[in-house]
Context: one part of a larger RNA
Molecule: large-subunit ribosomal RNA, half A
Organism: metagenome
């Protein structure tokens, strides 16, 4: 170190539970508000942070009613106090009700600020109260211009309205995309999301110019049907009426006008017009003439009445005992009520304990139906002369909308636009359009119910959830955090009956503990119920140090132990076998994908249609829909026949019918006709909906950002120093005069060097950084198209851009947000319990189709049906392989020959020929698109026969499947390459395990239901790894075996063919190989051997070439053929052929038998035995089909079909159990094929299990899943610029507090002030859990307590700039947008303070002293004019540059003041150290105390000059060019005005906010105590040109490991 156990910690599953939600059914309410809403902001309490209540009468006043004993909310404790004279409490009605908000006296950064009027308080005009003052609309009255008058517009008063908010629901304006169509453009989502005016409890519509159809209805609206019909429609996706019929509900009225009266106005006045006002009237029309007659009815207003009901209440039956127990409600024994056994609660299960329940009964005050009561208000009828009956209207032409109806043959209906009627003897409709019929009366206006919705109120319900669920939110959640906004948005339940919440002691600083001790438990202890898993710990049986490992499984010694019991448990030496899961694919161990572990949560559902199966009802019939009723109020039960299927079909259709159609037909075909459906359940599929989960990039509407960054526009700051010298002038010199040249002035310039500012060109760092763009060294620009503040302008179909797709908030080729929305997504990835049967495909054909689909083909499930399949026989067609050369072609050798070239001839006839040659004979060939010929196989057919059964076929339901892979044989591409690729066949893989092939999807054998330590066998093997072996006979020598070719080779076996050879072969070795003649030519030579001839001759010989080589300058030499010997037997050549050799080099390491090794343990043939598998036998079990019941088969298996079960949640019945211990959880060796299911202990402490039906949120390992938890990495990286050090203090404890000394750093800053911004960080005690990158006694950290004090300082009661707003207007579907008067709106303009001191913490604000400003001011004195309005000055301005002065500062000082005079040689001296301010007051270098600390504190306290240097600030002054340099008030002057009114003066008054603190940073923007970023002032000394650098001062710091 593993593995068990055992006991722990660590987390928060799990079980229970529930104060919180969902969701539905009743009622009821359905608005709030200028009498000031909705929502808020700030207060209010003895003590008071939040919540809740409430409002300066402030957890509340007052009154009326309910109620009874306690009461001061959540929320405890103290204090203090109320309460039978009735408190708290619950209800009615009042009263108060502070700011902001329509917000409404102006304003505005919401909860602030400033007025005007009246009243009051007061000396008062200052300050305070109280009321009151916004706009628009309409009416009245009054007034009243431009224009004599009138009128109108406008003003003034006044009464009434409005405005703003809300959840759905309704009108109406406006009004998209995604998305479907498998692209897309008409369509389609859809008139839907959105936006935006408006109204109500409902809201729209509504009382026929309406349907219908020759019958007739009778308003609207809302449900059932008609009916997915008729249509409509790139006639595509789809979209989709109507008449009519059943329900709910029911209601029908009023004007205009014609006539009549009556008051008016106008005119050209016997009239004509015209306005109002009552009568009158109102569609089976009325007016008018005429008769009658004074009832009758109501959705109508009103009045009373206050009714049911509602807004607090009240009465309400019945039990006791006994043991267990902590505790009884549970057991047991006796009882009792019930119109109450609904439900909560009480220490465990309570009809009789508490609350309740079922029944009854109750309101001072408020709210309040329906109904009924009074009162108001409208009569019927005939006649048909004549008058009325709704005009820029109907209609009609464009040209849009809407209607199911997309322009269509398109009516109807509404809009725009242009024209433009009729009058009741007349007009609209009846789907173009006309005629007949028919019905109806536009162009005015109202109207209940039935419908639709719930933010709100109550009451009840739930086969709804139970802390990851149920809302987002059971807990102080729309919180806390994120973001400029707009918008996003969590996490967190449980002690116990009862706090009885652990007095007391012990250890510690403390935090914790440890013991008492309370309670049933304290392993229930405020980190609290149960307490599972990773994960981390200790204890300990066994194992482990030669041993190579998907960690398991099978075998097994030893060693411990002892029980759900013997086939026993843990551990496991050794040995044999074995490369996870999951997806995706021809194929995964794959180095192809996901998964760090664990726990929970996480995917085919619902509804509607529709097919089919299965079961039930009924049945030639089945069945109800809305709606009604009833009831135990819940489970439903009656009733409802509209309407649906069926029962008859055939036709395109009229039409005919058990037929019909076709047709001339009676012919023949077609489809019918002879089998029953319908209604429910329940399951499979399927459409339409998000439709199995999760995922885009994007599309669009509405809205929120210019604090960041681009431009722009007002207003205000910056820019050390330093060089350079344009133009001009001026002088001089020249010139006629000029120009010109010099030389001095001058100061120009997108000049020039170079800090601060600004910017980003280069290397390096850095890259889990210091920084989501930094940092050190450099580096451009640095008077200019510079550079920066504050305020404001532009907005996504957009802005803005010195232009680069750059920037609009760390985000840009189209910002952000929320919505449409679950956008689509032929793509990818994920989809969760066991068993059983069967089991594909990767092919054809279509196809914007190739990784998608669709039919067919292969699967499965159910019915029927009775064929099929192979094999042997017979009978056929064929036209491939092979062959062949007649045909087609191609290709060959000879001959022969037409014809062509050449010659000869005369350019003839004709001849001839080295050539070329069809055709033709002949020789030998080829061929996928040759075939006189031609199999095997394979295909049809057919009787017998045998064999076959999860074999056929037909019809229904359900599918998967369309990437195939190799291997074998046949062919195409291809290179007759590929593990390459197209096709045919066959096979295995896929979707197949076992054996071999060392290992090794597609090769060999062989198809696994389950068990055996049985047996026989394939394929391979049998020398050891490693189960099995012997013989015979050849071969191989190459370790060939155990990679390879051309090609080489006296490798070696075997066969065969031909030579030579006992008359002596071949090989060796002796010996001869010789003359003619150096044949001839030829040659300088040529003698056998340079060449070149030949009849290659003849001699001798046993043989001997005019010569096989070698060699010579020719010769000459040496040799061979030849011939004899010696030897003595086989010796060559070639051919077929078995087994070997060479040819042969490759990368990490032998590595080309699996290894050892093998000479056989290689090869080859033969023979006999064995050993091999999940085959095959044999035994025994298991389930199914089938059986003539004995048995027999048959059970590998992805996609997929079917079948059967387990289980987890909830309901119903039934029934068993539980404080003497349920459920969850540990642990065990039990059972059952499997999912699983039980005992038994402990734990734990209140619920739960079986049967049998039913219902689903119903099952987990992955989805780079979601959430929490805990590893690993790991005590690892890192700990964010810069110097410490010692010493004392305190303290439990000090590298880090706090004091003090030394040292060091910054010093145009790392110092001081201040704007923004932060918003208590400031001070003092007090702490030390967490924050602080350590560490702390500190702290910008936590308690608690204090602190910000103004007429002159900034802001507002003063002004105006960009610019917002904007009465009245302009304009625009709406929302809005523009603007004038006016009104805001600083970054400018105008305005009155200085010193000193003082606290822990403020100070031009307190205090002193000393001023200034505005106001009122008795009295007095003076003088004259004031507000107001008008005009006019003024205010009033840029940039460069160059000059004067005076300061601030600073420096020096021999002088002035106070002190020293030397511990070591000199130093009384031009010596040495500090100070030499202010009008004054004071300040002051020194002194310096009471008091040991306090403390250099409180107190005293000198001198006050002189000189020098000098700004970028202060005042004035010039000069120069152009880019020509803000507005307004306050000021001033003149006019007017009118009767108030100025100066000075004692005394008096002077309002609201800001004011701590940081502020180049640990307090602000950056996530952080973050190396970045932030506007403006002061800015000292040496040295220097300087704000550059270095080094100081004053201050300040030493950087938090």
């Nucleotide at each position: 170190a593993g593995c068990g156990c055992a006991a722990g910690g660590g987390g928060a599953a799990u079980g229970c539970c529930u104060u919180g939600g969902c969701a539905u059914c009743a009622g009821g309410a359905g608005c709030c508000g200028a009498u000031g809403a909705a929502g808020g902001a700030c207060g209010c309490g003895a003590c008071a942070a939040g919540c809740u209540g409430c409002g300066a009468u402030a957890a509340g006043c007052u009154u009326c009613g309910g109620g009874u004993a306690g009461c001061u909310g959540c929320a405890a404790a103290u204090a203090a106090g109320c309460a039978a004279u009735g408190a708290u409490c619950c209800g009615g009605a009042g009263a108060u009700u502070u700011c902001c908000g329509a917000a409404u006296g102006g304003g505005g950064c919401a909860a602030c600020c400033c007025g005007g009027c009246a009243c009051g308080g007061c000396a008062a005009u200052a300050c305070c109260g109280u009321g009151u003052c916004a706009g628009c609309g309409u009416g009245c009255a009054c007034u009243g211009a431009a224009u004599c008058a009138a009128a109108u517009a406008g003003g003034u008063g006044u009464a009434c309205g409005u405005g703003g908010g809300g959840a759905a629901c309704c009108g109406c304006c406006u009004g998209a995309a995604c998305u479907g169509a498998a692209a897309c453009a008409u369509c389609u989502a859809a008139g839907u999301a959105g936006g935006g005016c408006g109204a109500g409890g409902a809201a729209a519509a509504g009382a026929c110019a309406u349907c219908a159809a020759c019958a007739g209805a009778g308003a609207u609206u809302c449900c059932g049907c008609a009916a997915g019909u008729a249509g409509u429609g790139g006639c595509g996706a789809g979209c989709g009426a109507a008449c009519g019929c059943g329900g709910a509900g029911g209601a029908g009225g009023c004007c205009a006008a014609a006539c009549c009266a009556g008051a008016g106005g106008u005119c050209a006045u016997u009239g004509a017009u015209u306005u109002c006002u009552g009568g009158g009237g109102u569609a089976a029309g009325g007016a008018c003439u005429u008769g009658c007659a004074u009832c009758a009815u109501g959705a109508u207003c009103a009045g009373a009445g206050g009714u049911a009901u509602c807004u607090a209440g009240u009465c309400g039956a019945a039990u006791g005992g006994c043991g267990u127990g902590g505790g009884a409600a549970a057991g047991c024994c006796a009882a009792c009520c019930a119109c109450a056994g609904a439900g909560g609660g009480u220490g465990a299960g309570a009809g009789u304990c508490c609350c309740g329940u079922a029944g009854a009964c109750g309101a001072a005050a408020g709210a309040g139906a329906a109904g009924a009561c009074u009162g108001g208000c409208a009569g019927c009828g005939a006649g048909u002369a004549u008058c009325c009956a709704g005009a820029g209207u109907a209609c009609c032409g464009c040209c849009g909308g809407a209607c199911a109806c997309g322009u269509g043959a398109a009516a109807c209906c509404c809009g725009g636009u242009g024209g433009g009627a009729a009058c009741a003897u007349g007009g609209g409709a009846g789907g173009a359009c006309c005629a007949c019929c028919u019905u109806c009366c536009a162009a005015g206006c109202c109207u209940a119910a039935a419908u639709a919705c719930u933010a709100c109120c109550u009451g009840a319900u739930g086969a709804c959830c139970g802390a990851u669920a149920g809302a987002g939110a059971a807990g102080c959640a729309g919180u806390a955090c994120c973001g400029u906004g707009a918008g996003g948005g969590a996490a967190a339940g449980g002690u116990g009956a009862a706090a009885a919440g652990a007095a007391c002691c012990c250890c510690g600083g403390g935090a914790g503990g440890g013991g008492a001790g309370u309670g049933a438990a304290a392993u229930a202890g405020u980190a609290c119920c149960u307490g599972a898993a990773a994960c981390c710990u200790u204890g300990u049986g066994c194992u482990u140090a030669c041993a190579a490992g998907c960690a398991g499984u099978c075998a097994g010694a030893g060693c411990a132990c002892g029980u759900u019991a013997a086939a026993g448990u843990g551990u496991g030496a050794u040995g044999g076998c074995g490369u996870a899961c999951c997806u995706u694919u021809u194929g995964u161990a794959g180095a192809a994908u996901g998964g760090u572990c664990c726990g929970g949560c996480g995917a085919g559902u619902u509804a509607u249609a529709g097919u089919c199966a299965c079961u039930g009802g009924c049945g030639a019939g089945g069945u109800u829909a809305a709606g009604c009723a009833a009831u135990u109020c819940a489970g439903u039960u009656g009733u409802g026949g509209a309407g649906c299927c069926g029962a008859a079909g055939g036709g395109a259709a009229a039409c005919c019918g058990a037929g019909u159609c076709u047709u001339a037909a009676u012919a023949g075909g077609g489809c019918g006709u002879c089998g029953a459906g319908u209604c429910a359940g329940u399951g499979g599929c399927c459409a339409u909906a998000g439709a199995c989960c999760u995922g885009a990039a994007a599309c669009c509407g509405g809205g929120u950002g210019a604090c960041c960054u681009a431009u722009c526009c007002a207003u205000g700051a910056g820019c050390a120093g330093g060089u350079u010298g344009a133009a001009g002038u001026u002088g001089g010199u020249g010139u006629a005069a000029a120009a010109g040249c010099c030389a001095a002035u001058g100061g120009a310039g997108g000049a020039c060097c170079g800090a601060a500012c600004c910017c980003a060109c280069g290397u390096u760092c850095g890259u889990u950084g210091c920084a989501a763009u930094g940092a050190c060294c450099g580096g451009g620009g640095a008077u200019g198209a510079c550079u920066u503040g504050u305020g404001g302008a532009u907005a996504g179909c957009g802005g803005a851009g010195a232009a680069a797709u750059u920037c609009c908030a760390a985000u840009c080729g189209a910002a952000c947000u929320c919505g449409g929305a679950g956008a689509u997504a032929g793509c990818u990835g994920g989809u969760u319990c066991u068993c059983c049967c069967c089991g594909a495909a990767a092919u054809a054909g279509c196809u914007u189709u190739a990784g998608g689909g669709c039919u067919a083909g292969c699967g499965u499930u159910g019915u029927g049906u009775u064929a099929g399949u192979u094999u042997a026989c017979c009978g056929g067609a064929g036209g491939u392989a092979g062959a062949g050369c007649a045909c087609u072609g191609a290709a060959u050798u000879g001959g022969c020959u037409a014809a062509g070239g050449g010659g000869c001839g005369a350019u003839g006839a004709g001849c001839u020929u080295a050539c070329u040659g069809a055709a033709c004979c002949u020789u030998a060939u080829c061929a996928a698109a040759c075939u006189u010929c031609g199999a095997a196989u394979g295909c049809c057919g057919g009787a017998u026969a045998a064999a076959u059964g999860g074999u056929g076929c037909a019809c229904a339901g359900c599918a998967g499947u369309c990437a195939g892979a190799c291997a074998g044989u046949g062919u195409g591409a291809g290179a007759u390459a590929a593990g390459u690729u197209u096709c045919a066949u066959u096979g295995u893989c896929a979707a197949g395990a076992g054996g071999g092939a060392a290992a090794c999807a597609g090769c060999c054998c062989a198809g696994a239901c389950c068990c055996a330590c049985a047996g026989c066998u394939a394929a391979g093997g049998u020398c050891c790894c490693a189960a099995a072996u012997g013989a015979a006979c050849g071969c191989u020598a190459a370790g060939u075996g155990g990679a390879a070719a051309a090609c080489g080779a006296u490798g070696u076996g075997g066969g065969g063919u031909u030579g030579c050879a006992a008359a002596a072969a071949c090989a060796a070795c002796c010996a001869g190989g010789a003359u003619g003649u150096u044949g001839g030519c030829u040659u300088a030579g040529a003698g056998g051997c340079a060449g070149c001839c030949a009849c290659u001759c003849a001699u001798u010989a046993a043989a001997a070439g005019a010569g096989u080589g070698c060699g010579u300058a020719a010769u000459a030499g040496c040799u061979c053929a030849c011939u004899g010997g010696u030897c003595g037997a086989g010796u060559g050549a070639c051919c077929c052929u078995g087994c070997g050799c060479g040819g042969a080099a490759a990368a990490u390491a032998u590595a080309a038998c699996g290894g050892g090794g093998c000479u056989a343990a290689g090869c080859g043939u033969c023979c006999a035995a064995c050993c091999g598998a999940a085959g095959c036998u044999u035994g025994g079990g298991a389930u199914g089909u089938c059986u003539a019941a004995g048995g027999a088969c048959a059970u590998g298996g992805u996609a997929g079909g079917g079948g059967a079960g387990c289980g987890u949640c909830g309901u119903g019945u039934a029934u068993a159990g539980g404080g003497a211990g349920a459920a969850g959880c540990a642990u065990g060796a039990g059972c059952g094929a499997g999912a699983g299911c039980a005992c038994a202990u402990g734990u734990g402490g209140a619920c739960a299990g079986u049967a049998c039906a039913c219902g689903a949120g119903u099952g987990a390992g992955a989805a780079u899943g979601c959430c929490g938890g805990a590893a690993u990495g790991a005590g690892u990286a890192g700990c964010g610029a810069g110097a410490a050090u010692u010493a004392u203090g305190u303290g439990g404890g000090a590298a880090u507090c706090a004091u003090a000394a030394u040292g060091g750093c910054c010093g145009a800053a790392a110092a001081u002030c201040u704007a923004a911004g932060g918003u208590u960080u400031c001070u003092u005690g007090g702490g030390g859990a967490a924050g602080g990158u350590u560490c702390g006694u500190c702290c910008g950290c936590c308690c608690a307590a204090g602190g910000u004090a103004a007429g002159c300082c900034g802001g507002g009661a003063g002004c105006u700039a960009a610019g917002g707003c904007g009465a009245g207007g302009c304009c625009g579907a709406a929302a809005g947008g523009c603007g004038u008067a006016g009104u805001c709106g600083a970054u400018g303009c105008a305005c009155a303070u200085a010193c000193g001191g003082u606290u822990g913490a403020a100070a031009u604000u307190c205090c002193g002293u000393a001023g200034c400003c505005g106001c009122c001011g008795a009295a007095a004195u003076u003088g004259u004019u004031a507000a107001g309005c008008a005009c006019a000055g003024g205010g009033a301005c840029a940039c460069a540059u160059a000059g004067a002065g005076a300061u601030a500062u600073c420096c020096g000082a021999a002088c002035c003041c106070g002190g020293g005079c030397g511990u070591u040689g000199g130093u009384u001296g031009a010596c040495c150290c500090g100070g030499g301010c202010g009008c004054a007051a004071g300040g002051g270098a020194c002194c310096g105390a009471a008091c040991a600390u306090c403390a250099g504190u409180a107190g005293g306290g000198a001198a006050g000059u002189c000189g020098g240097a000098g700004a970028u600030g202060c005042u004035c002054u010039g000069u120069g060019g152009c880019g020509a340099g803000a507005a307004a008030a306050g000021c001033u002057g003149u006019g007017u005005g009118u009767a108030u009114u100025g100066a000075u003066u004692a005394g008096g008054c002077g309002c609201c906010c800001g004011u701590a603190c940081c502020g180049c940073a640990a307090a602000c923007c950056g996530a952080c105590a973050c190396a970045g970023g932030u506007a403006g002032a002061u800015g000292a000394g040496g040295a220097g040109a300087g704000a550059a650098u270095c080094c100081u001062a004053a201050g300040g710091c030493c950087a938090a490991c």